[in-house]
């Protein structure tokens, strides 16, 4: 300095996200950024049912899940 968890209000189909408030015996990159892996959701698709629903899919999200890239303060 940032801000988890909660919570309040908002976007969203969900995962998530955005403003507020708030700090975890948090975080020396817990700034940016989705190039690889990993992991959340499944609107819309495709299949099975033909009742309710079940599975499979990112085009949706995670940077506080690693790796790697960039910038960056004090000693």
């Nucleotide at each position: 300095g940032c801000a988890a968890a909660c919570c309040g209000c908002u976007g969203g189909a969900a995962a998530c996200g955005g403003c507020g408030g708030g700090a975890c015996g948090g975080c020396a990159a817990a700034g940016c950024a989705a190039g690889g892996g990993g992991c959340c959701u499944a609107c819309g698709g495709c299949g099975c049912a033909c009742c309710a629903g079940c599975g499979c899919u990112a085009g949706g999200g995670c940077a506080g899940c690693c790796c790697a890239g960039c910038u960056a303060c004090c000693g």
A computed fold for a 75-nucleotide RNA from a mouse gut metagenome, annotated as c-di-GMP-I riboswitch aptamer. Rfam family: c-di-GMP-I riboswitch aptamer. About the family: GEMM was predicted in a large-scale screen for bacterial structured RNA regulatory elements. The prediction has a mean pLDDT of 90.